RNA sequence: AGAUAGAGGUGCGGUUGCUAAGAGUAGCUUCCUAAAAGCGUCAGGAAACGUCGAAGUGAAAGGAGUCGCCGCCGAAGGGUUUCGGAGUUCCUGCUUCCGUAAUUACCUGGGACGUCGGAAAAUAUCCGGCGAACUGUCAUUUCGAUGAAGCGCUAUCU
Repeated sequence: AGAUAGAGGUGCGGUUGCUAAGAGUAGCUUCCUAAAAGCGUCAGGAAACGUCGAAGUGAAAGGAGUCGCCGCCGAAGGGUUUCGGAGUUCCUGCUUCCGUAAUUACCUGGGACGUCGGAAAAUAUCCGGCGAACUGUCAUUUCGAUGAAGCGCUAUCU
């Protein structure tokens, strides 16, 4: 230097089934009412649609939990960039969402907790910033602790 095999634990990601929530919501049907203005749709302009009630009927998606299965330990998650699509129609955008590809010498060892911001119907959950502890690895050590980062660490072989 290369190859192989491992470790960190509420470990990471994917997926079928089932379940809760979404929601008695959106939509649809019937009746009634409805001047205009105003208001609403991610933003601006133009347009289009809707707007007041009652009854009946009545979903789904994304996201989530759980059993099992699969692939794994930069597992994986972000950032940035390219392309495509969505967000009522058109044009322009966008701090929004989804997917593809690149970068990996752009950031993060790991899980939990608190707080701030974003997504979402949501007090679920996910993503990011910050914080103070815990924990694994290596180095240093005055043996009290301190520091560093996964292109790291341990073992074996060549």

Lysine riboswitch aptamer from a bovine gut metagenome, 158 nucleotides, folded computationally. Its mean pLDDT, the model's own confidence on a scale to 100, is 79. The sequence is in RNAcentral, with records from MGnify.